[in-house]
RNA sequence: UUACGUCUUCGGGACAGGGUGUAAAUCCUGACCGGCGGUGACAGUCCGCGAGUCCCGACAGAUCGGGACAGAUCCUGUGGAAUCCAGGAACCGACGGUGACAGUCCGGAUGGUAGAAGAUCAGA
Repeated sequence: UUACGUCUUCGGGACAGGGUGUAAAUCCUGACCGGCGGUGACAGUCCGCGAGUCCCGACAGAUCGGGACAGAUCCUGUGGAAUCCAGGAACCGACGGUGACAGUCCGGAUGGUAGAAGAUCAGA
């Protein structure tokens, strides 16, 4: 310095105002939000991961393993280097619920997880 193991803590944000209507935080207008790791340089839109749904397998069970599905960006500039910065213009957002169609409300979820930090153990 550090592998493996164990433990602890942490680990997602957001519809103001206006319009229509019996009714909308769901429609129209407008507003607002952006998990984790990586990447020659700071990323919702690059490369991956996570939550969710379905399928298969294992287990007495809790649960675990594997597979499939799964959104969106360009232009100019600076620079050695940027789909990451600056300027400009765009775009995207699971499932179930609901007096009316939801990225923003309610719910599964006081859950789970990518992971982050720390402690400890020693082998090398």